RNAcentral holds the sequence, with entries from MGnify. The RNA shown here (Bacterial RNase P class A) has 392 nucleotides and comes from a soil metagenome. Of the family's consensus pairs, 93% are formed in the model. The coordinates come from a structure-prediction model, not an experiment, and the mean pLDDT is 77.
RNA sequence: AGGCCAGAUGAUCGCCCGCCGUAGCCCCGUGAGGGGCGAAGGUGGGAGGAAAGUCCGAACUCCGAAGGGCAGUGCGCCGGGUAACGCCCGGUCAGGGUGACCUGAAGGAAAGUGGCACAGAAAAUAUACCGCUCCGCCGUAGCGCCCGUAAGGGCGCGAAGGCGAGUAAGGGUGAAAAGGUGCGGUAAGAGCGCACCGCGCUCGUGGCAACACGGGUGGCAGGCAAAACCCCGCACGGAGCAAGGCCAAAUAGGGAGGCGCUAUAGGACGGCCCGUCCGAAGCCUCCGGGUAGGUCGCUUGAUCCCGCCAGCAAUGACGGGGCUAGAGGAAUGAUCGUCGUCCGCCGAAGCCCGCAAGGGCGGAGGCGGGAACAGAAUUCGGCUUACGGCCU
Numbered sequence: 001a002g003g004c005c006a007g008a009u010g011a012u013c014g015c016c017c018g019c020c021g022u023a024g025c026c027c028c029g030u031g032a033g034g035g036g037c038g039a040a041g042g043u044g045g046g047a048g049g050a051a052a053g054u055c056c057g058a059a060c061u062c063c064g065a066a067g068g069g070c071a072g073u074g075c076g077c078c079g080g081g082u083a084a085c086g087c088c089c090g091g092u093c094a095g096g097g098u099g100a101c102c103u104g105a106a107g108g109a110a111a112g113u114g115g116c117a118c119a120g121a122a123a124a125u126a127u128a129c130c131g132c133u134c135c136g137c138c139g140u141a142g143c144g145c146c147c148g149u150a151a152g153g154g155c156g157c158g159a160a161g162g163c164g165a166g167u168a169a170g171g172g173u174g175a176a177a178a179g180g181u182g183c184g185g186u187a188a189g190a191g192c193g194c195a196c197c198g199c200g201c202u203c204g205u206g207g208c209a210a211c212a213c214g215g216g217u218g219g220c221a222g223g224c225a226a227a228a229c230c231c232c233g234c235a236c237g238g239a240g241c242a243a244g245g246c247c248a249a250a251u252a253g254g255g256a257g258g259c260g261c262u263a264u265a266g267g268a269c270g271g272c273c274c275g276u277c278c279g280a281a282g283c284c285u286c287c288g289g290g291u292a293g294g295u296c297g298c299u300u301g302a303u304c305c306c307g308c309c310a311g312c313a314a315u316g317a318c319g320g321g322g323c324u325a326g327a328g329g330a331a332u333g334a335u336c337g338u339c340g341u342c343c344g345c346c347g348a349a350g351c352c353c354g355c356a357a358g359g360g361c362g363g364a365g366g367c368g369g370g371a372a373c374a375g376a377a378u379u380c381g382g383c384u385u386a387c388g389g390c391c392u
Stems, first nucleotide, its partner, number of pairs: 001392005007339007015046006024037005048373001052384002055382005060240004072236005077091005092106001093104004107231002112229002115224002129171002131167003135164004142157006179197006198220001199218008244296004254287006266278004303322005309316002342369005350361004
């Protein structure tokens, strides 16, 4: 790096789902009969490589036949695969490894804003701490020459030192220092010049492309970080099976009609009556919405296995065969036996070292343990994480 397994089997007792269906119950029917539920029983099936995290991508469903933009989020070398992807495969480049091979959020730092601690001269319009300089000026010691009998004076050179100028080779700081090495050159130096390497531009060749190789040319450019903000390009509407569809109680609301009522109780107008107007509770029928509950969604699917073909591969085409949990707070389990595997402990024979005491290798066999990670919940494709063993 790749592949495989996730104990097997027997007995007993259970659990979930489907089907059959006895006893029994219910409904329809005059009846013959038909339909439904169905204790017990029979029969068939019953977790994973990750079922996990819920991190990506989809199917499906609803919102509004999901169209444009802002914000936001994600992705970012090239080509291919795929329903799709941020996944996979094959390449390129970069980094790591002696190597097999591994790793990479791999656009832009010359659009802009900001950052680079400490140290250091300087962290980006470059600069100068120590140095270096057959460069300029001043000039101490000293030396030379001249004047003077001498004391001394004058002129010149001038170590050291000071001031200035040049320099960026060397030292030093730092995670990082303004192309590297060498030769020439120079006062000392420097792409200042040259050769090689690197880099930019350009042309050619090869490649679908990323890019590679080669030629020419330019003395050579503003370092690092975008996993700082940001810019550029591309993609994305939202919520999620508790989606959503259907059926639908009891109770309490809503609406309509009738009775109540040839308008009753009651109320308004009014001092009262007549009159006019409004009209309750209650009962019956119908309609509609919601809840409990039921049911569908629900497992035949971008499906699995085998063969063959295309392809370097991912993957795809074709042919044949198979059906493999669908519960709804959640079943798939427990006990005992046998075998196998693994782990822990003890450890015979045999072998080696040693004079010995002893030490090492070795594993027949015995005892014990039970497996590690972990439990479907609409369904797929991935990624990540957890984890026992075996093989190459």